RNA sequence: CACUCAUCCAGAGGGGCAGAGGGACACGGCCCGACGAAGCCCCGGCAACCGCCGCAUCGCGGAAGGUGCCAAUUCCGUCCCGCCCGGCUCGACGGCCCGGCGCGGGGAAGAUGAGGA
Numbered sequence: 001c002a003c004u005c006a007u008c009c010a011g012a013g014g015g016g017c018a019g020a021g022g023g024a025c026a027c028g029g030c031c032c033g034a035c036g037a038a039g040c041c042c043c044g045g046c047a048a049c050c051g052c053c054g055c056a057u058c059g060c061g062g063a064a065g066g067u068g069c070c071a072a073u074u075c076c077g078u079c080c081c082g083c084c085c086g087g088c089u090c091g092a093c094g095g096c097c098c099g100g101c102g103c104g105g106g107g108a109a110g111a112u113g114a115g116g117a
Stems, first nucleotide, its partner, number of pairs: 001116001003115006013043005021032003026078004044070003049066002052062004074109001079106005084100004088095002
């Protein structure tokens, strides 16, 4: 870092330095932040992808190692499909034009791990 596969509604915070931003990018929304953001360091914790150990197995359990992670679903939306509701239109059936802090599924993008050249 092309690429492949898996996972992403669970879980887990204190201190020191620092000093105004942060939630990946763009736009919109909504949040976090001087009761201290980002970043760095220390300690603690969560988890179980890899590795390791045990059970003796399509798996389960453990947690000293390698990563990772510790506000909000990957904070939410954006693209597609379905549903619901409202508006519009229609005599009606219907149309599917518009809208929604709406619901569900998928995608895109991203993150992390394990592979891989």

The RNA shown here (SAM riboswitch aptamer (S box leader)) has 117 nucleotides and comes from Geodermatophilus marinus. The coordinates come from a structure-prediction model, not an experiment, and the mean pLDDT is 81. The RNAcentral record of the sequence draws on Rfam.